[in-house]
Context: one part of a larger RNA
Molecule: large-subunit ribosomal RNA, half A
Organism: Algoriphagus marincola DSM 16067
RNA sequence: GGCGCACGGGGGAUGCCUAGGCUCUCAGAGGCGAGGAAGGACGUGCCAAGCUGCGAAAAGCCGCGGGGAUCGGCUGAGGCGAAAUGAUCCGCGGAUGUCCGAAUGGGGCAACCCACCCGAUUGAUCGGGUAUGUCGAAAGACAGGCGAACGUGGGGAACUGAAACAUCUAAGUACCCACAGGAGGAGAAAACAACAGUGAUUCCGGUAGUAGUGGCGAGCGAACCCGGAUUAGCCCAAACCCAGGCUGUUUCGGCAGGCUGGGGGUAGUAGGACCUGCAUGAUUUCAAACAAGGAGACGGGAACGGCAUGGGAAGGCCGACCGCAGGGGGUGAGAGUCCCGUACUGGAAUUUUUGUUUGGAAGGCGGGUAUCCUGAGUAGGCCGGGACAGGAGAAAUCCCGGUUGAAUCUGCCGGCACCAUCCGGUAAGGCUAAAUACUCCUGAGAGACCGAUAGUGAACGAGUACCGUGAGGGAAAGGUGAAAAGUACCCUGAAUAAGGGGGUGAAAUAGAACCUGAAACCGUGCGCUUACAAGCGGUCGGAGUCCCGAUAUUUAUCGGGAUGACGGCGUGCCUUUUGCAUAAUGAGCCUACGAGUUGCACCUCUUUGGCGAGGUUAAUUCCGUAGACGGGAGCAGCCGGAGCGAAAGCGAGUCUGAAAGGGCGUAUAGUCAGAGGGGGCAGACGCGAAACUUAGUGAUCUACCCAUGGCCAGGCUGAAGUUGUGGUAACACACAAUGGAGGGCCGCACCGAUAAGCGUUGAAAAGCUUCCGGAUGAGCUGUGGGUAGGGGUGAAAGGCCAAUCAAACUGAGAAAUAGCUCGUACUCCCCGAAAUGUUUUUAGGAACAGCGUCGUGGAUUGUAUGAUGGAGGUAGAGCUACCGAUAGGACUAGGGGGAGUCACAUCCUACCAAAUCCUGACGAACUCCGAAUGCCAUCAUAGAGAAACGGCAGUGAGGGCUGGGGUGCUAAGGUCCCAGUCCGAGAGGGAAAGAACCCGGACCUACCGCUAAGGUCCCGAAAUUUAGGUUAAGUUGAACAAAGGUGGUCCAGUUGCAGAGACAGCCAGGAGGUUAGCUUGGAAGCAGCUAUUCCUUUAAAGAGUGCGUAACAGCUCACUGGUCGAGCGACAGGGCGUCGAUAAUAAUCGGGCAUCAAACCUAAUACCGAAGCGUAGGAUUCGCAGCAAUGCGAGUGGUAGGGGAGCAUUCCAACGGCGGUGAAUGCACAUGGUGAUGUGUGCUGGAGCUUUUGGAAAAGCAAAUGUAGGCAUAAGUAACGAUAAUGGGGGCGAGAAACCCCCACACCGUAAGACCCAGGUUUCCUGAUCAACGCUAAUCGGAUCAGGGUUAGUCGGGUCCUAAGGCGCACCCGAGAGGGGCAGCCGAUGGCAAACGGGUUAAUAUUCCCGUACUGGACAUGCAGGUGAUGGAGUGACGGAGUGGUGAAAGGCCCGCCCGGUGACGGAAUACCGGGUUGAAGGGAGUAGGUAUUGGACCCAUAGUUAAAUGCGUGGGUUUAGCCGAACCUGACAGUACCGAGCGUCCUUGGACAAUCGGAUAGUGGCCCUAAAAGCUUCCAAGAAAAACUUCUAGCGUUAAGCGCAUGUUUACCCGUACCGCAAACCGACACAGGUGGUCGAGGAGAGUAUCCUAAGGUGCUC
Repeated sequence: GGCGCACGGGGGAUGCCUAGGCUCUCAGAGGCGAGGAAGGACGUGCCAAGCUGCGAAAAGCCGCGGGGAUCGGCUGAGGCGAAAUGAUCCGCGGAUGUCCGAAUGGGGCAACCCACCCGAUUGAUCGGGUAUGUCGAAAGACAGGCGAACGUGGGGAACUGAAACAUCUAAGUACCCACAGGAGGAGAAAACAACAGUGAUUCCGGUAGUAGUGGCGAGCGAACCCGGAUUAGCCCAAACCCAGGCUGUUUCGGCAGGCUGGGGGUAGUAGGACCUGCAUGAUUUCAAACAAGGAGACGGGAACGGCAUGGGAAGGCCGACCGCAGGGGGUGAGAGUCCCGUACUGGAAUUUUUGUUUGGAAGGCGGGUAUCCUGAGUAGGCCGGGACAGGAGAAAUCCCGGUUGAAUCUGCCGGCACCAUCCGGUAAGGCUAAAUACUCCUGAGAGACCGAUAGUGAACGAGUACCGUGAGGGAAAGGUGAAAAGUACCCUGAAUAAGGGGGUGAAAUAGAACCUGAAACCGUGCGCUUACAAGCGGUCGGAGUCCCGAUAUUUAUCGGGAUGACGGCGUGCCUUUUGCAUAAUGAGCCUACGAGUUGCACCUCUUUGGCGAGGUUAAUUCCGUAGACGGGAGCAGCCGGAGCGAAAGCGAGUCUGAAAGGGCGUAUAGUCAGAGGGGGCAGACGCGAAACUUAGUGAUCUACCCAUGGCCAGGCUGAAGUUGUGGUAACACACAAUGGAGGGCCGCACCGAUAAGCGUUGAAAAGCUUCCGGAUGAGCUGUGGGUAGGGGUGAAAGGCCAAUCAAACUGAGAAAUAGCUCGUACUCCCCGAAAUGUUUUUAGGAACAGCGUCGUGGAUUGUAUGAUGGAGGUAGAGCUACCGAUAGGACUAGGGGGAGUCACAUCCUACCAAAUCCUGACGAACUCCGAAUGCCAUCAUAGAGAAACGGCAGUGAGGGCUGGGGUGCUAAGGUCCCAGUCCGAGAGGGAAAGAACCCGGACCUACCGCUAAGGUCCCGAAAUUUAGGUUAAGUUGAACAAAGGUGGUCCAGUUGCAGAGACAGCCAGGAGGUUAGCUUGGAAGCAGCUAUUCCUUUAAAGAGUGCGUAACAGCUCACUGGUCGAGCGACAGGGCGUCGAUAAUAAUCGGGCAUCAAACCUAAUACCGAAGCGUAGGAUUCGCAGCAAUGCGAGUGGUAGGGGAGCAUUCCAACGGCGGUGAAUGCACAUGGUGAUGUGUGCUGGAGCUUUUGGAAAAGCAAAUGUAGGCAUAAGUAACGAUAAUGGGGGCGAGAAACCCCCACACCGUAAGACCCAGGUUUCCUGAUCAACGCUAAUCGGAUCAGGGUUAGUCGGGUCCUAAGGCGCACCCGAGAGGGGCAGCCGAUGGCAAACGGGUUAAUAUUCCCGUACUGGACAUGCAGGUGAUGGAGUGACGGAGUGGUGAAAGGCCCGCCCGGUGACGGAAUACCGGGUUGAAGGGAGUAGGUAUUGGACCCAUAGUUAAAUGCGUGGGUUUAGCCGAACCUGACAGUACCGAGCGUCCUUGGACAAUCGGAUAGUGGCCCUAAAAGCUUCCAAGAAAAACUUCUAGCGUUAAGCGCAUGUUUACCCGUACCGCAAACCGACACAGGUGGUCGAGGAGAGUAUCCUAAGGUGCUC
């Protein structure tokens, strides 16, 4: 380390529970709000953070009613109170009700700021009023906003579907907007219908998926009529009459017109006015009273004991009782009789329903028909749209925009173009209950709904925490016990941590991290095992060791268990694939959750049941009832009963056709309901886009723009201009000086980002280091604002628009769509595919066919073999058999070439070549021929397997091998066909290993037998078998090798030579004509040519086989003899070998190895060898037989897929059962079943569980980069966030590297110091604490707990002003929402009255205190003296750059002076060191100096200044010296340094620190530097507004108010103020190397804010 057992930790599954949800039913209610809502902010308690309640009268106040003992909400402690004089509590009514919000006096950044008027109060202050719109003369009234769905109207998508897409669809949906009500809308026929009728509207069931419509595609889709629910009808305008007032006209008698009011009147068989007759009613509605009923805080409300068990009785046993009550909940387990209740009954205030009465209001019936009336820019037409089921169509009807434009009852409209007849109706005005829709809310109840990952997102302080700028998004989290009886006391410990005792309790592994307490994971103990041994970790066998039981009893036997040395076999699961151990996908592990469901009068099939030529109800309604249940009514409708035809139509037939014939029918029953399979429409098995549309949210990032502010050390260069000199006729020009220009130069801050390195699970979701670019400009930056998504902005990169951009983000349509990928959950049994054809915007999809399965069906049928008979044109073969092609030759038309003196004739031809002939030979698209196999038919045998019809599929990527072909290279593990086979979907044996090669098809069991392929030396089962050969190469021992080479070797053959002596070797010869001829310089056997290659001598010898020479020569060969003595050659063939031979992890046949074999060939025998076959037993399917039991026979591999039978889970019903003497759950073991699973026992647990038979489902997980939680792994590993640095001593403390003190050291020092904004919001100070937070520890802290802390007339903001911009009376535009916008208002980043110095606190100070000032207001007094705009005028009031001189303050340096200190040994100081030597605002004075076309005063004129003006402006005149402003005086008898004394603390005993008290002293020197500056100069780009302030009149006003100056008195509101603030407190998720605006910023060196070192001050960066 492994396995096992036991015991723990961890974790929070499971079981049980429910306080909360979900879905409905019945009833109620259907709104709240200017009488201030909804919703909030802030308060409110004895102590009070949250929730709840309430509102300064604040967990409450008052009255009435109920009720009757406790109460002060959740909330439990403590403290203090209330209550029989009736509290708390409940009901009804009232009072109070801060601030925001429609928000309403004005403003505004919601919960804040600022007003005016009236009234009250001594006062602080309080009460009331003051918005806008509409109506109204006014008084006044009403509106506004909020709210879940339902409703009406105005606008109105897209995804999607159509397998693309445009009409169409989605859909008038989503969404936006306006408005209404408890409902809304519609509604009382200018309607339907069809020759018959109905009689407003709405809703339900049918009609009907019909008629229609429709790229006649996808789809869309009525009505009449029938059955029901509910029922309800009315009023104006007009004619006519009357009254009033107005106008016109008049002959003044009137008449006419229009207006207002009243009467009248309302219809389509027309009605009314008018004339005439009769009558005084039915009915409706409102109010009050009365009666009855309902609701209503609440009241009454029957009946039980005992015994035993137990912690506890309600369970058990025994014996009773009540019941109009046995619904439910609680009580220490399961209660009719214990408690609350329940049935029943009573009931105040108040409220509601119905009825009656009274009162008010409205409200008639006939006849006549001359005249009058009966809805006008209307109906209708045309053009363009929309709605109607109906898409412009033949298109009626209705509505809208434009343009036209009637009739008047003898009229007009409609009846699906239009016309006629006929019928129906009476438009152009209005109202109308019920039946219908919905549920934010209240009460009562229900559930074959959930039970804490479920059910609402939310059972709990949840729309909370948290995230986001925002719109918006959005969690997790339940359980002690019956009762807190919540552990007194002791011990360990630093401890109020934790634990051990002890106690409580039935139980404490019920102890608050609390019921049960699974798994992953982490441990401890014990048994066995593991240190020479390799891998899917199992399985089969198995030694040893250990444990238990039984039997005998003695070391035995048997049985069981733990471990497992060693051996055999053996490459996970899922998915996807032709094919996966694959190095192709997915999963770290465990637990829980997680995917074919539901709806519909839809379609179809099967099955069960009812009825049956019939079957069946729907809506609705009635009765019963506790009920959503049961029963009845309801026949509207549907299906079937007759078909055929386009239809008229006919009908067991009909249509077509002249007919014949043919097509479809006639012969078989349906229908309703339950269940199941499948389909359609719906999200439709689950998860998953990129996108599209709609409505909103964003310019705190960033882009650009607008307004207003700020910033840029230092150095260099030296333009124009100017001056001087020279120069020119005058210019020009030159030089010098001056001058200070520039998208000038170098370079800090600042802005940027060139190169490299580092970083890359970072310090940082873009940084760090070094180098680098710009740095007076098109510069950088702060604050406030503007532009918004097909839009902005863009010096342009498709850049940027909140870490997101070729179209932001958020919600919604929405579960978009996904022919795509992934995943898809228990068992057993039967059968079992496909990867093909045709078509396809089709090719990885689909339709039909093929192949599977289940059912019906039944012999006319299929299959195999054999026989017989057929059709056919392939393989082969053939071609004087065709077609085509074809080599050589012969023959020969034609042609070419040549010759022929010219033309012709003619001739030649080693040229091309038709036809023909001879020889040879080719062809998928040639055939005179022509198989095998296959196919068809008949018969026989075997055998029951077929067709057809119906339900349900899957498949339509195939692959290897063999054979036949195409293609390709007669390449491919290539590709395309055909036939077969296997894999696919097939295990087993063999081939070392190996989907498809060989053998062979696995129901289970057997330590039985026989074989196949293949094997038999060992690994490794079986022959070192037999007989005969071959190989020498380890060839070979599987597949791997060629052309070619080879005197390797064996075999069989053909043919030569050979005792007349072969072959090889050796010895010898190899001659002569002749140097053959020719050629040639030469050619003599041997350059070349010629040939009757001849002849001779020989044993033999070529006019020569090679070498050789210039040519000869020479050496050889052939050939011959000798020697030797037996076989020797040549040729073609076969077997085995050899070379050719060369690849990547490691040599090898699988290995060891093997040589008359363990190689190869031949023959033979035996054996081994599989899940094959057999044997024995068992299971199961089908068939047959049988009543059955059972028997016989044939089967039982299997992916997609079809079919069948079961197991388990949750809930329900019925009948039962179990349970504190212990349910469920959990853990372990045993056992039954083929299996899913069942049962039993023990322990745990402590209250529920369930058999059986049926029913209903949120009904079974290993995988979806699944969801949530928990736990591992890497790993005690990386890291611990600037390498500016620590060390020593002491202290507190349980504990100190880090805390505190001291001493050293180090770092920053234009900062790492100090101050102010923004932002943060208590982080500030003190005490206490150390669990968590702090990257370590911590006694420390920006942590936790408690207490404390922010003081203003003058600082900042408001009560003042205006900019950009925003809002916006008026006004304009727009379907609506809304958009713009003058005045005005808001709005600082700008303008504008006033304070300084010192002291003081633990923490604040220009705020408190001391001192000294100033400003505004009020009042008083004095003096002067009309006052005075919202109007006029002035002023306020403005740019960049450069810059001389003077020269303050602050600061610095030097000197002097004062005080103090300093020398080891010794002293001194004229030496050195340290500190100090100071001092504000304000007041006074107006000097130095600056300024000079400057400022002021006065007079005159004046047509401008919206009116006026004495002002301003303009013009003219007179006069004056001002204006700014240091130093200086005062402030200043302050106070500090310093000196002396010194409480007290520490202590190393030298000293250090030090509250407090007292005291006095020293310059009114020099130098450096530069604020004032808006000055001055210069330049072109020409550089806010308003108020305050000054002044002028208009007006007002007359003796009061108001105003100016002086003095005095008095008064002065609200908000901010702590702390951090270049950072540990802001923005970056962090105590983050980043970012963040302004001011000050010392010394030495230096030009400098560069750089280095230092001061003050601050730090050593939390391991």